[in-house]
RNA sequence: GGAGGCUUAGCUCAGUUGGUUAGAGCGCAUGCUUCACACGCAUGAGGUCACGUGUUCGAGUCACGUAGUCUCCA
Numbered sequence: 001g002g003a004g005g006c007u008u009a010g011c012u013c014a015g016u017u018g019g020u021u022a023g024a025g026c027g028c029a030u031g032c033u034u035c036a037c038a039c040g041c042a043u044g045a046g047g048u049c050a051c052g053u054g055u056u057c058g059a060g061u062c063a064c065g066u067a068g069u070c071u072c073c074a
Stems, first nucleotide, its partner, number of pairs: 001073007010026004019057001028044005050066005
């Protein structure tokens, strides 16, 4: 220098042909339970879907650019 993959909650990840409210597990907070802790149960908080622009009635999903990261080629 060239090609390709990935980026969604604190962590690991799902998200179907673009469709009307963005989720799971773990973790965290509160409550119940206990003498207390752990376990268990209930409730809750937590998101610029990496960033920007565009397409569309509608974008996590499609297109382009940028950044980060990984792999391959030279």
Transfer RNA from an Oscillospiraceae bacterium, 74 nucleotides, folded computationally. It was read from a public genome assembly. It matches the Rfam family "tRNA". It is annotated as a transfer RNA. Taxonomically the source falls in Oscillospiraceae (Bacteria, Bacillati, Bacillota, Eubacteriales).